[in-house]
RNA sequence: AGGCGGAUAGCUCAACGGCAGAGCGCUCGGCCGAUAACCGAGAGGUUGCGGGUUCAAAGCCCGUUCCGCCUA
Numbered sequence: 001a002g003g004c005g006g007a008u009a010g011c012u013c014a015a016c017g018g019c020a021g022a023g024c025g026c027u028c029g030g031c032c033g034a035u036a037a038c039c040g041a042g043a044g045g046u047u048g049c050g051g052g053u054u055c056a057a058a059g060c061c062c063g064u065u066c067c068g069c070c071u072a
Base pairs, nucleotide, nucleotide: 001071002070003069004068005067006066007065010024011023012022013021018055026042027041028040029039030038048064049063050062051061052060
């Protein structure tokens, strides 16, 4: 320098162009003599960043940043 993959909740990860979700964690409640476990509810997101396409973008197109791998 070129190519490929990844970046989404605090963490690990999902998500046919049409509501952004799960597990764990966190908060509240239930259960218990009490704690853990278990059960129920809730909070938490400018989908790395900047543009574009579209009625509509996490997902498509262009650029760019960071991480990993490969080629030179």